A computed fold for a 71-nucleotide RNA from a Thermoleophilaceae bacterium, annotated as transfer RNA. Rfam family: tRNA. From the family's description: Transfer RNA (tRNA) molecules are approximately 80 nucleotides in length. NCBI's taxonomy places the organism under Bacteria, Bacillati, Thermoleophilia, Thermoleophilales, Thermoleophilaceae.
RNA sequence: CGAGGUACCUCAGUUGGUAAAGCACACGACUGAAAAUCGUGGUGUCGCCGGUUCGAUUUCGGCCCUCGCCA
Numbered sequence: 001c002g003a004g005g006u007a008c009c010u011c012a013g014u015u016g017g018u019a020a021a022g023c024a025c026a027c028g029a030c031u032g033a034a035a036a037u038c039g040u041g042g043u044g045u046c047g048c049c050g051g052u053u054c055g056a057u058u059u060c061g062g063c064c065c066u067c068g069c070c071a
Stems, first nucleotide, its partner, number of pairs: 001068005009022002017054001025041005047063005
């Protein structure tokens, strides 16, 4: 200097309007019992603090952390 931080994990999310999916997990169905499959459940102060706004994951400032580059 650049990129990033969103669910347990991997992550999507633009003219600013209270956030989606996969996986995992819990319960149920199926089975003699399991696995697989099917059904139900989102489990999130969107890294932290503040500003702007009727309203911020989104815009602005500062800080913290991770990765990369230059010296």